[in-house]
RNA sequence: CUAUUGAAAAGGCAAACUUACUAAAAAGUGAGGACGCAAAGAUACAGGCCUAAGGGUAAAUUUUACCUAUGGUGGCUGUUCUACCAAG
Numbered sequence: 001c002u003a004u005u006g007a008a009a010a011g012g013c014a015a016a017c018u019u020a021c022u023a024a025a026a027a028g029u030g031a032g033g034a035c036g037c038a039a040a041g042a043u044a045c046a047g048g049c050c051u052a053a054g055g056g057u058a059a060a061u062u063u064u065a066c067c068u069a070u071g072g073u074g075g076c077u078g079u080u081c082u083a084c085c086a087a088g
Stems, first nucleotide, its partner, number of pairs: 004088001005086002012037002017032006035075001041081002045078003048073003054068006
């Protein structure tokens, strides 16, 4: 120095929930708050999952149901890139 690993130390991030805003929704962002996380840093390429505005189909009389991402999720998994420390 590199790979693997994660005992220790210094730190880091921030689930649920509350609240404000954005959005059709899923969800996102800010503040509070910590369930947890060794990549819970970045990335939507692949798979999974969530939502259904728009579009389509069916039934019904102007409403319901179903299908469908172009929407979302990186704290679902994989891939790729980057990264603190160092007992083994």